Description
A computed fold for a 362-nucleotide part of an RNA from a soil metagenome, annotated as large-subunit ribosomal RNA, domain IV. Rfam family: Bacterial large subunit ribosomal RNA. Rfam links the family to the GO terms structural constituent of ribosome and ribosome. The coordinates come from a structure-prediction model, not an experiment, and the mean pLDDT is 87. The RNAcentral record of the full RNA draws on MGnify.
Context: one part of a larger RNA
């Protein structure tokens, strides 16, 4: 030097990102407890006294010799109940120590804010948390061969049956959840427009009996060209043809959205008014520099001698806002943030033992 311990003068977080580590507290009994509450808590709230040994004296409890009724007269049942032991207590008098839960075990405590109600749950092996589940709310699908889930089939769902099952989203309690159905996604609806696959065949391409003609040829026939039926075949217009789509309602606890500009009141500033543009509708209540604020350490108080954080207001909300919920909240948290007290080697500022490594030497 290094590890784990012990202590430590005067001061006490000056340390530090942050009191992180330690250090207080500590058992038991008695006093005494606020705010704030969902009345249950909050609560061991906080904050006190008090403990140990001997001796006296006391009290209840228990244990039962005796006693006493009472009767089936019995090793009998009820009542009462000395001593003397036992539990657990009170009061009182002396005593020792620095100390009496004499060691060991064995909550520090308050105060304000965020989140999330809550116990629970999570990334085995760097995150426990505000994530996740939750009762509780809501919308939606299902009428039972259920919706759904599955690779047919079995099987789940269920030997359940709408107070029930699935699917999505909020997330306990309280007071609420405002306006927009244009868009896009469900439900409905079916008149009108579009439209597949089939129908349907006007019409029209090949083929050639056959017919007209030209050249050869004495014929027979042979080589071309034009027309061109039946019948095979190939393409094919009109027009009939469903759901979807187009349209026409509905719906946001369905995916989402929820305005600009100008002017204006007898001081100024501000605009309760008015204008005008666009929109489907232009953010309502409540909350707001916020786990959301960029300017920004925003301004104003409070805490402090001093305060980018922290409380409490303010509103100019870059860019809060209603179940992607929206404001409170009492409990509850190995959560997060500020602040006080006690406390202490965290630190002023280091010291010193104890035990074990290193290191030297044998």
């Nucleotide at each position: 030097c290094c590890c784990u311990c012990g202590u430590g003068a005067a001061g006490g977080a000056a340390c530090u990102c942050g009191g992180c580590a330690a250090a207080u507290u500590a058992g038991c009994a008695c006093c005494g407890u606020a705010a704030c509450u969902u009345c249950g808590g909050a609560a061991g709230a906080a904050g006190g006294u008090g403990u140990g040994c001997u001796g006296g004296c006391u009290g209840u409890c228990g244990u039962u010799a005796g006693u006493a009724u009472c009767c089936u007269c019995g090793c009998g049942a009820u009542a009462u109940g000395a001593a003397g032991c036992g539990a657990c207590g009170g009061c009182u008098a002396g005593u020792c120590g620095c100390a009496g839960u004499g060691a060991a075990a064995u909550g520090c405590c308050c105060c304000a804010a965020g989140c999330g109600a809550c116990u629970g749950u999570u990334u085995a092996u760097c995150a426990a948390a505000a994530a996740c589940a939750c009762a509780g709310g809501g919308c939606u699908c299902u009428g039972c061969a259920a919706a759904g889930u599955c690779g047919a089939a079995a099987a789940c769902g269920a030997c359940g049956u709408a107070u029930a099952g699935g699917g999505u989203c909020u997330g306990a309690c309280u007071c609420c959840u405002g306006c927009c159905c244009g868009g896009u996604g469900c439900c409905g609806g079916a008149a009108g427009g579009u439209u597949a696959a089939g129908g349907g065949g006007a019409g029209u391409g090949g083929u050639u009996a056959g017919u007209c003609u030209g050249c050869c040829g004495c014929a027979a026939g042979g080589c071309g060209g034009g027309c061109g039926a039946a019948g095979c075949u190939g393409c094919g217009a009109a027009c009939c043809g469903a759901a979807g789509c187009c349209c026409c309602g509905g719906u946001a606890a369905a995916c989402g959205g929820c305005g600009g500009c100008c002017g204006u009141a007898a001081c100024u500033a501000u605009a309760a008014c008015g204008g005008u543009c666009c929109u489907a509708a232009g953010g309502u209540a409540g909350c707001g520099a916020a786990a959301u604020u960029c300017c920004u350490u925003g301004u104003c108080g409070g805490g402090u001698a001093a305060g980018u954080u922290c409380c409490g207001a303010c509103c100019u909300g870059c860019a809060c806002g209603a179940a992607u919920g929206g404001a409170g909240u009492a409990a509850c948290g190995a959560u997060u943030u500020g602040g006080g007290g006690a406390c202490u080697g965290u630190c002023u500022c280091c010291a010193c033992g104890a035990g074990g490594g290193g290191c030297u030497c044998a």